[in-house]
Context: one part of a larger RNA
RNA sequence: CGCAGGAAAAUUGAGGGGAGCUAUCCUUAGUACGAGAGGACCGGGAUGGACCUACCUCUGGUGUAUCUGUUGUAGUGCCAGCUGCAGCGCAGAGUAGCUAUGUAGGGAAUGGAUAACCGCUGAAAGCAUCUAAGCGGGAAGCCAACCUCGAGAUGAAUUUUCCCAUUGUUUAUCAAGUAAGACCCGUAGAAGACUACUACGUUGAUAGGUCAGAGGUGGAAGCAUGGUGACAUGUUGAGCUGACUGAUACUAAUAGGUCGAGGA
Numbered sequence: 001c002g003c004a005g006g007a008a009a010a011u012u013g014a015g016g017g018g019a020g021c022u023a024u025c026c027u028u029a030g031u032a033c034g035a036g037a038g039g040a041c042c043g044g045g046a047u048g049g050a051c052c053u054a055c056c057u058c059u060g061g062u063g064u065a066u067c068u069g070u071u072g073u074a075g076u077g078c079c080a081g082c083u084g085c086a087g088c089g090c091a092g093a094g095u096a097g098c099u100a101u102g103u104a105g106g107g108a109a110u111g112g113a114u115a116a117c118c119g120c121u122g123a124a125a126g127c128a129u130c131u132a133a134g135c136g137g138g139a140a141g142c143c144a145a146c147c148u149c150g151a152g153a154u155g156a157a158u159u160u161u162c163c164c165a166u167u168g169u170u171u172a173u174c175a176a177g178u179a180a181g182a183c184c185c186g187u188a189g190a191a192g193a194c195u196a197c198u199a200c201g202u203u204g205a206u207a208g209g210u211c212a213g214a215g216g217u218g219g220a221a222g223c224a225u226g227g228u229g230a231c232a233u234g235u236u237g238a239g240c241u242g243a244c245u246g247a248u249a250c251u252a253a254u255a256g257g258u259c260g261a262g263g264a
Base pairs, nucleotide, nucleotide: 001152005163006162007161008160009159010158011157015149016148017147018146021049022048023047024046025045026044027043033038051106052105053104054103055102059100060099061098062097066093067092068091069090070089071086072085073084074083075082076081110144111143112142117137118136119135120134164263166176167175168174169172181259182258183257184256185201186200187199188198189197206252207251208250209248210247211246212245213244215241216240217239222235223234224233225232226231
């Protein structure tokens, strides 16, 4: 921009894409078959490999605004306590998120038309013949089925709901202000390069803060006691704590602006 008014939703599915793998074991059964050696079809069940998809409960990884220990040095007047720098100084743990080596799931079943091939009936050609008329069986393949995209499918589909028939003039495929609605703007996000998408904007829990909790770390500072001291013990599962959960309008989403039909 189109889909002959303007919108908001929900669908249909023309068509496209993805997937499609395979092994071993048990059983049937040491059965059929075979002199024996050996050794099945068909059917039922179990466990794997590779590949794919999703997810983070578990097992782990990472986790540079979490916690702790500690070395050197500097600062805070000194002690104590903190802080800066040294690869996050080094080291030990670790929430959320993201992840695989972790956890789930998938290939199937089924139907249709067939290939090679196997048949039935059957003439031409009194026989024979799967074929000439006619009718069957038959594959990991084909068409569906499974997952997914999908009405720019210009052949532009369908359904539901909402909005109305204004004003102006130079009367037009015109313009203006509006309706339903949308956007700008703002607060954000398990959405994201930007955009888009999704949630919310005071009739409000969208983010931050605060409070409470979870999880993490692992026993704060100060004081007291014991020890010459390093230090230990008590107060104390203490203190601190990013992303997680809930509550709470304290802060910021204020205010405002723009667009948007009149139905050839």